[in-house]
Molecule: Glycine riboswitch aptamer
Organism: Georgenia satyanarayanai
RNA sequence: CCACCCGCGGCGGGAGAGUCCCGCCCUGCGCGGGCGCCGAAGGAGCAAGCCCUCCCGCUAAUCUCUCAGGCCCCGGUACCGCCGCGAUCAG
Repeated sequence: CCACCCGCGGCGGGAGAGUCCCGCCCUGCGCGGGCGCCGAAGGAGCAAGCCCUCCCGCUAAUCUCUCAGGCCCCGGUACCGCCGCGAUCAG
């Protein structure tokens, strides 16, 4: 000086599922309730494997559950790409 990886930020891309019924307010694209549904904020759970005499324990997801969140639009989103900063470090 500095690659990959990691963290943070910015930009771009980025789904899914009723605006169904009722009530309230009533300018309303707002609020509440009921039923139905979605999963890619978050959260929770487990396999193989590892440890162990046993029990236990460690342990992943875009898999499962839907607690939360969401189901007009807007917004947000896991994930992907690029840029910048930081840290670490092969060279």